Description
Large-subunit ribosomal RNA, domain VI from a metagenome, 266 nucleotides, folded computationally.
Context: one part of a larger RNA
RNA sequence: CGUAGGAAAAUUGAGAGGGCCUGGCAUUAGUACGAGAGGACCGUGCUGGACCAACCUCUUGUGAUUCAGUUGUCCCACCAGGGGCACUGCUGAGUAGCGAAGUUGGGUUAGGAUAAGCGCUGAAUGCAUAUAAGCGCGAAACCUUCCUCAAGAUGAGUUUUCCCAAGCAUUAAGCUAAGAAGGGCCGUGGUAGACCACCACGUCGAUAGGACGGAUGUGUAAGCGCAGUGAUGCGUUGAGCUAACCGUUACUAACCGCCCGUUCGG
Numbered sequence: 001c002g003u004a005g006g007a008a009a010a011u012u013g014a015g016a017g018g019g020c021c022u023g024g025c026a027u028u029a030g031u032a033c034g035a036g037a038g039g040a041c042c043g044u045g046c047u048g049g050a051c052c053a054a055c056c057u058c059u060u061g062u063g064a065u066u067c068a069g070u071u072g073u074c075c076c077a078c079c080a081g082g083g084g085c086a087c088u089g090c091u092g093a094g095u096a097g098c099g100a101a102g103u104u105g106g107g108u109u110a111g112g113a114u115a116a117g118c119g120c121u122g123a124a125u126g127c128a129u130a131u132a133a134g135c136g137c138g139a140a141a142c143c144u145u146c147c148u149c150a151a152g153a154u155g156a157g158u159u160u161u162c163c164c165a166a167g168c169a170u171u172a173a174g175c176u177a178a179g180a181a182g183g184g185c186c187g188u189g190g191u192a193g194a195c196c197a198c199c200a201c202g203u204c205g206a207u208a209g210g211a212c213g214g215a216u217g218u219g220u221a222a223g224c225g226c227a228g229u230g231a232u233g234c235g236u237u238g239a240g241c242u243a244a245c246c247g248u249u250a251c252u253a254a255c256c257g258c259c260c261g262u263u264c265g266g
Base pairs, nucleotide, nucleotide: 001152005163006162007161008160009159010158011157015149016148017147018146021049022048023047024046025045026044027043033038051106052105053104054103055102059100060099061098062097066093067092068091069090070089071086072085073084074083075082076081110144111143112142117137118136119135120134164265166176167175168174177263178262182260183259184258185257186202187201188200189199190198207253208252209251210249211248212247213246214245217241218240223236224235225234226233227232
């Protein structure tokens, strides 16, 4: 821009893409078959591999500052306690998120029409013949069935709901006034994300921050007391601190506003 008014939702599916894999074991059954050796079809069950998708309960990795330990040095006058720098100083752990080596799931089933092949009926040709007329069975291939996208499918589909009638001039296009439904800008953000888009919210509010409570992690803070000459230990004490997690709460910020979009539709 189009989809012959504008708008918000919900849809159909032409078409397109993806997927389609396979092993082993047990049983049927040491049965059918076979002199024996050997050894099934069909059917049923169990368990794997590779691949794909989703997810983070478990396992595991990361987790640039969540906690603790610790070295050197500088600073906070000193002690004690802390802060900066040294690759994140080093080390041990670790929340959320993200990941796989973790977890879960998938290939199923069924139908249609067939290939090779196997048939029924059956003439030409009194027989025979699966074929000439006619009718069947038959494969991971084909078309559906499963998943995803999808009406720019210009062949532009369908359904539901919402909005627009006030004056002038009329042959029509129109002019004036008011500016609908709805949308955008703007702001707070994330289940989204390169940007855009998408999604949630904007005081009729839990959108983010803060606060409070919890969870989680770390591992017994500081101060004080006691014991010891002291290093240190013990008690208060599973203490103190705690990012991204969960919940509650308007304390802070989403303020005030602006713009687009019309008048019944060839």